[in-house]
Predicted 3D model of a 111-nucleotide RNA (SAM riboswitch aptamer (S box leader)) from a soil metagenome. The coordinates come from a structure-prediction model, not an experiment, and the mean pLDDT is 76. It matches the Rfam family "SAM riboswitch aptamer (S box leader)". Gene Ontology term of the family: regulation of gene expression. The RNAcentral record of the sequence draws on MGnify.
RNA sequence: UCUUAUCCAGAGUGGGGGAGGGACAGGCCCGAUGAUCCCACGGCAACCGGCCCUGAUGUAUCGGACGCCCGGUGCCAACUCCGACGAAGCGAAACGCUUCGGGAGAUGAGA
Numbered sequence: 001u002c003u004u005a006u007c008c009a010g011a012g013u014g015g016g017g018g019a020g021g022g023a024c025a026g027g028c029c030c031g032a033u034g035a036u037c038c039c040a041c042g043g044c045a046a047c048c049g050g051c052c053c054u055g056a057u058g059u060a061u062c063g064g065a066c067g068c069c070c071g072g073u074g075c076c077a078a079c080u081c082c083g084a085c086g087a088a089g090c091g092a093a094a095c096g097c098u099u100c101g102g103g104a105g106a107u108g109a110g111a
Base pairs, nucleotide, nucleotide: 001111002110003109004108005107006106007105012041013040014039015038016037020030021029022028026082027081042076043075044074046073047072048071049069050068051067053064054063055062056061057060080104085101086100087099088098089097090096
């Protein structure tokens, strides 16, 4: 960089540090009652690996649900916080509301 899956759930305490931060216009929130960030321990449970169960084909391979286990990452404010772009509908109208889709982003796996 490309492909693919998921993204309305879930998850703390202490230490460090010291001003902005939540990817992005704009909102709206979080933040000296110290945020974002880093570390330790802890936790959550998404993917990958293994075990178990089961189906198909047939003796070895592929698929599937829950659960369990260790490890590799990941995550632990708010629906990916809302939103941007397009379409449809509602509305007198709105930079309005609802639904669908696309794009972007984050994470895992593969190349």